[in-house]
Record summary
Model confidence (mean pLDDT): 88 of 100. Predicted 3D model of a 266-nucleotide part of an RNA (large-subunit ribosomal RNA, domain VI) from Nitrospira sp. Rfam family: Bacterial large subunit ribosomal RNA. The organism belongs to Nitrospira, within Bacteria.
Context: one part of a larger RNA
RNA sequence: CGCAGGGGAUUUGAGGGGAGCCGUCCUUAGUACGAGAGGACCGGGACGGACGGACCGCCAGUGUACCGGUUAUCGCGCCAGCGGUAGACGCCGGGUAGCUGUGUCCGGAGCGGAUAAGCGCUGAAAGCAUCUAAGUGCGAAGCCCACCCCGAGAUGAGAUCCCCCACUGGGUCAACCAGGUAAGACCCCCGGAAGAACACCGGGUUGAUAGGCGGCAGGUGGAAAGGUGGCAACACCCGUAGCCGAGCCGUACUAAUCGGUCGAGG
Numbered sequence: 001c002g003c004a005g006g007g008g009a010u011u012u013g014a015g016g017g018g019a020g021c022c023g024u025c026c027u028u029a030g031u032a033c034g035a036g037a038g039g040a041c042c043g044g045g046a047c048g049g050a051c052g053g054a055c056c057g058c059c060a061g062u063g064u065a066c067c068g069g070u071u072a073u074c075g076c077g078c079c080a081g082c083g084g085u086a087g088a089c090g091c092c093g094g095g096u097a098g099c100u101g102u103g104u105c106c107g108g109a110g111c112g113g114a115u116a117a118g119c120g121c122u123g124a125a126a127g128c129a130u131c132u133a134a135g136u137g138c139g140a141a142g143c144c145c146a147c148c149c150c151g152a153g154a155u156g157a158g159a160u161c162c163c164c165c166a167c168u169g170g171g172u173c174a175a176c177c178a179g180g181u182a183a184g185a186c187c188c189c190c191g192g193a194a195g196a197a198c199a200c201c202g203g204g205u206u207g208a209u210a211g212g213c214g215g216c217a218g219g220u221g222g223a224a225a226g227g228u229g230g231c232a233a234c235a236c237c238c239g240u241a242g243c244c245g246a247g248c249c250g251u252a253c254u255a256a257u258c259g260g261u262c263g264a265g266g
Stems, first nucleotide, its partner, number of pairs: 001153001005164007015150004021049007033038001051107005059101004066094005071086006110145001112144002118138004165265001167179004184262004188204005209255003212251005218244003226237004
């Protein structure tokens, strides 16, 4: 821009893409078959490999400053207690959310259709024979459908529901131009398991959108001060202590203020 007014939702599915794998064991059954050795079709069940999708409750990793330990050195006057640097974490032990796989769950189904090679039935031409000439059946990991995803620019522009509706001026007065509006949308702002920008999603005081704060979960692992014991290192008590990113619930304290633009055959 189009889809013959403007808008908000929900859809149909033309068409396109993805997936499509394999094995072992049990059973049927030591049956059919076979002199025996051996050993099935068909059908039923269990487990596994590779591959793929999703997820983070479990297991495991990361987690750059969440907690703790610790060496050297410098600083805060000293002790104590802290902080800086040693990597763009000094090193080390752990680790929430998130992101992950080695973890977990799920997938390949189909006694749907039409077929290939192939196997038939009926059957002439050609008194026989013949699956084929008329007619008709079975038959693949393949084709179509079925499963998952996209999908009406499918210009063949589809469908359903709902919302807005008889403004102003100009005009060569039917559809054109301009203006202000409606429903609605956007700008702007607070944000996001969304994200390169854009888009998408939530929220904007009639508000829990983010921050803060409170509680909880969770992580560290027992703070500082003080006391007691010990020559001391240190231990114990106060005390499941102190500290604590991203998680959950709550709470208007802070910030989403105030505003602006576009937008109908009316």